Small-subunit ribosomal RNA, 5' domain from an uncultured prokaryote, 511 nucleotides, folded computationally. The full RNA is in RNAcentral, with records from ENA. Its Rfam family is "Bacterial small subunit ribosomal RNA". The coordinates come from a structure-prediction model, not an experiment, and the mean pLDDT is 85.
[in-house]
Context: one part of a larger RNA
């Protein structure tokens, strides 16, 4: 000199654009995953007639019943919840990275080829009648389906010893359904997943030997699939000085810093791969998990409690205690974007999109511009002549960025709804209408008026920039080399200078 997720000191107008918890310590509150009624039964509350009971102010209140509307909350089903989001503890490892492999699935999407036939049992909501402080839970009744079961169909599918065996469905809307939305078997794709391999990937030798499922082979089991993955039996191997084993350290890459390059460093933000989810251990559910806000166990650790038993997990958004040199708001919207669910209208979404604070970074404006010497006071210096601060003030014209005020005011808006018209059609196009912006303004404009905005190091030498005075090896300074013991350009003040500028310097790191 260049960086920095910086952190102290001192000072601080304004926008723009990023960026802001170290202790994987503990956590109060509150959101942070839902949606379909066009999949099924049932339907509160409220409202409308009409009858009716009661009061009375005679048309109003009120009780009930009938019809009607009306759709809460909860139950079954589906599909999502495995994705988004957050973390770096672990992990030297086929983890990642590059470049290859195939013995493998794959829900939603697409593309094509079939199929959609006839029955059946329960079960939750629902009644009832218990248990329990609670969390929740028992027993009996009865009931739906796109929820289960069976029975037929049966290839170009699956298994064959090649004869032959053997597997499927669900309906919905709607006046209407071969047509829309759906189910059901197959083959193809598209994305996205699992496996395996070559080659790369810190330090240690003051760590030299490591390994019995261990190498390898059969036969068996397992998995969507290869294999000691796993198991019986056989055989005895397998691996290291090109560094096994053990130790420490550490998520990796694209990258980011610095260098003129090689190369060193480092892996905050944002992207792609791991990983993990209070510890640790397992499963089950499913197309996909050994599952952040599922379930079991078992510990730590907190709560609640009738003492019998229970409940929870912010490395999600925000917010708190604690440690700490230290890192924000318990904000606003789903208007765009993009995901789940719906035929849709929409509804959910702390993903996101916006705002809030912090000079924490980088960038860009601005403190104003032009004349103004008797070179004014006043500082500080001085051979006392003066010289300097300095055209600097004052003072005389003028301007008006940004800040403040006043009105306008495009864009982020693309869609959806719906009427007509084209059309086999609700699809597509086209034409009117109406309707969606949390936040933010670009830019114009109005009115005052220089008014509201400058510091901070430093000045012996390296290094641009020097006098006075105090102080006397004291009190200080100080990167390094040194200053200071009576004239100190190096301590401390003051003047004035030098450099940077909303910053300026210290500190820590890296090159």
């Nucleotide at each position: 000199g260049a960086a920095u997720g910086a952190a102290c000191g001192u000072u601080g107008g304004c926008g723009g654009c990023g960026u802001g918890g170290u202790u994987a310590g503990g956590c109060a509150u509150g959101c942070a995953a839902g949606u379909c009624g066009c999949g099924c039964g049932a339907g509160a509350a409220g409202g409308g007639u009409u009858c009716u009971u009661u009061g009375c102010u005679u048309g109003c209140a009120u009780u009930g019943a009938a019809c009607u509307u009306g759709g809460a909350a909860a139950g079954c089903g589906g599909c999502g919840a495995a994705a988004g989001g957050g973390u770096g503890a672990g992990u030297a490892a086929c983890g990642c990275g590059u470049a290859g492999u195939u013995a493998c699935g794959u829900g939603c999407c697409c593309c094509a080829g079939g199929c959609u036939c006839g029955g059946g049992a329960a079960u939750a909501g629902c009644c009832a009648c218990g248990g329990g402080a609670a969390a929740c839970u028992g027993u009996g009744g009865g009931u739906a389906a796109u929820g289960c079961c069976c029975g037929a169909u049966a290839a170009c599918c699956u298994c064959u010893a090649c004869g032959g065996a053997g597997c499927a469905a669900a309906g919905g809307u709607g006046u209407g359904a071969u047509u829309c939305c759906g189910c059901c078997c197959u083959g193809g794709g598209a994305g996205g997943g699992g496996u395996c391999c070559g080659c790369g990937u810190c330090c240690u030798a003051u760590u030299a030997g490591c390994u019995u499922g261990u190498u390898g082979g059969u036969g068996g089991g397992g998995u969507a699939a290869u294999g000691g993955c796993c198991u019986a039996c056989c055989a005895a191997g397998g691996c290291a000085a090109c560094g096994a084993u053990g130790g420490g350290u550490a998520c990796c890459g694209g990258g980011c810093g610095u260098g003129a390059g090689a190369g060193c460093g480092u892996g905050a933000c944002c992207c792609g791969g791991c990983u993990c989810a209070c510890u640790g251990g397992g499963a089950c559910u499913g197309a996909g998990a050994c599952a952040c806000u599922g379930c079991c166990c078992a510990g730590a650790c907190a709560c609640c409690u009738a003492c019998g038993g229970g409940u929870g997990g912010c490395u999600g958004c925000a917010g708190u205690c604690g440690a700490g040199a230290a890192u924000c708001u318990u904000c606003g919207g789903c208007a765009a974007u993009g995901g789940g669910c719906g035929c849709a209208a929409g509804c959910c979404u702390g993903a996101c999109c916006g705002a809030g604070c912090a000079a924490u970074g980088c960038c860009g404006c601005g403190u104003g511009c032009g004349g103004g010497a008797u070179g004014a006071a006043g500082g500080c210096c001085c051979u006392c002549g003066g010289g300097u601060u300095g055209u600097a003030a004052a003072c005389c014209g003028c301007u008006g960025u940004c800040a403040g005020u006043u009105g306008g005011g495009a864009g982020g808006a693309a869609g959806g709804c719906u009427c007509u018209g084209u059309g086999a059609a609700g699809a597509c196009c086209a034409u009117g209408g109406u309707u969606u912006g949390a936040c933010c303004u670009a830019u114009c404009u109005u009115c005052a008026g220089a008014g509201g905005a400058a510091g901070g190091a430093c000045g012996g030498g390296c290094u641009a920039a020097g006098u006075u005075c105090g102080u006397g090896c004291c009190a200080g300074c100080a990167g390094c080399c040194g200053c200071g013991g009576u004239a100190a350009g190096a301590c401390g003040a003051a003047c004035c200078g030098u450099c940077c500028a909303a910053a300026c310097g210290u500190u820590a790191u890296u090159c």